[in-house]
RNA sequence: GGAGUAGAGCAAAUGAUCGCUGGUUCCGCGGAAGCGGAACGGGAGGAAAGUCCGGGCUCCACAGGGCAGGAUGCUGGGUAACGCCCAGUCUCGGCGACGAGGAGGACAGUGCCACAGAAAGCAAACCGCCCCGCCUCGUGCGGGGUAAGGGUGAAACGGUGAGGUAAGAGCUCACCAGUCCCGAUGGCGACAUCGGGAGCUAGGCAAACCCCAUCCGGUGCAAGACCAAAUAGGAGAGCGUUUGAGGGCGGCCCGUCCGAGCUCUCGGGUAGGUUGCUGGACCUCGUCGGUAACGGCGAGGCUAGAGGAAUGAUCAUUGCCCGGGGACCCCCUCCGGGGGGCCCAGGGAACAGAACCCGGCUUAUGAUCUGCUCCAGAC
Numbered sequence: 001g002g003a004g005u006a007g008a009g010c011a012a013a014u015g016a017u018c019g020c021u022g023g024u025u026c027c028g029c030g031g032a033a034g035c036g037g038a039a040c041g042g043g044a045g046g047a048a049a050g051u052c053c054g055g056g057c058u059c060c061a062c063a064g065g066g067c068a069g070g071a072u073g074c075u076g077g078g079u080a081a082c083g084c085c086c087a088g089u090c091u092c093g094g095c096g097a098c099g100a101g102g103a104g105g106a107c108a109g110u111g112c113c114a115c116a117g118a119a120a121g122c123a124a125a126c127c128g129c130c131c132c133g134c135c136u137c138g139u140g141c142g143g144g145g146u147a148a149g150g151g152u153g154a155a156a157c158g159g160u161g162a163g164g165u166a167a168g169a170g171c172u173c174a175c176c177a178g179u180c181c182c183g184a185u186g187g188c189g190a191c192a193u194c195g196g197g198a199g200c201u202a203g204g205c206a207a208a209c210c211c212c213a214u215c216c217g218g219u220g221c222a223a224g225a226c227c228a229a230a231u232a233g234g235a236g237a238g239c240g241u242u243u244g245a246g247g248g249c250g251g252c253c254c255g256u257c258c259g260a261g262c263u264c265u266c267g268g269g270u271a272g273g274u275u276g277c278u279g280g281a282c283c284u285c286g287u288c289g290g291u292a293a294c295g296g297c298g299a300g301g302c303u304a305g306a307g308g309a310a311u312g313a314u315c316a317u318u319g320c321c322c323g324g325g326g327a328c329c330c331c332c333u334c335c336g337g338g339g340g341g342c343c344c345a346g347g348g349a350a351c352a353g354a355a356c357c358c359g360g361c362u363u364a365u366g367a368u369c370u371g372c373u374c375c376a377g378a379c
């Protein structure tokens, strides 16, 4: 210098002006509800996103147990909990740093294995090889043996060599691989290493049904709680129906017309309003335990709460990134040049917006820094 790999924090800062939102205090108006104004301090994220998992909280259901259904699936630990995280094991990928794993059971049972191929599961004879028979004596036909060779396939029932045989074959033997059983050592464990034995060889798929083990009741803040109009139903009481309640004729009296209902109370629901609502498995620092995830203790801090939904805009200065120019400075030089600093005028700044609250995962995205690995070169 190039190529990679793992991780960390940040998400511009300060000031001014003009706004938006809700809080506290004060002032004005108002009977009150409330409205208007002023001052002060607060006001999005690392993902606020997808709504995919897990919990808090809420209401409904619920003696206990089971069925159905769903999820998870190596080991140990963390946690409120998890399908998350940490540390390991095994397998796979990479020269390596490192990464990936949907990692129980295929002798409980059922099922499937496309195409090709003779045969795809208590194996199988297409070519070839070997033996026998027949005749038309041929690269013939028929019967049998054979899984060593060819060919098909993702996969063909261990590999190499020797013996053996008509030709062959774990048929036999040696070594190797693999399966199962037993034991020893190390480890909490998954497992690892070593030793002995058996039978001679055992296909894959459970992201097919299924079996085994563990866990799970439903509902989501539009949950739920409270206050509560107008109108129309409901219940009760009172008054009234020619002994005329009540209503219209502008307020009252008279008069006149209509006239069978009118008034009050209670209760449920609706509109609307309030609450739930943000102080919590919270944040920062220190210390102790732990490899770590994380936990204990101590000190300090309070940091949005809207509801068609505020959190914005402009300007100035500084910082960051990008390419360009320069008569200045430094370093290297194979004298062609290269790198850095400084100065000048420009350009750029991503993804994205809380909606009851947390822990995760996934996805989107800008620039920076650090550790490590491999390759090439120089000293």
Base pairs, nucleotide, nucleotide: 001375002374003373004372005371006370007369008368010366012318013317014316015315016314017313018312020043021042023040024039025038026037027036028035029034045351049362050361052360053359054358055357056356057220059218060217069216070215071214072213073212074088075087076086077085078084089103090101091100092099093098104211105210109209110208111205112204113203126150127149128146129145130144131143132142133141134140135138158176159175160174161173162172163171177201179198180197181196182195183194184193185192186191224275225274226273227272234266235265236264237263238262239261246258247257248256249255282301283300284299285298286297287296288295289294320348321347322346324344325343326342328341329340330339331338332337
Molecule: Bacterial RNase P class A
Organism: Syntrophobacteraceae bacterium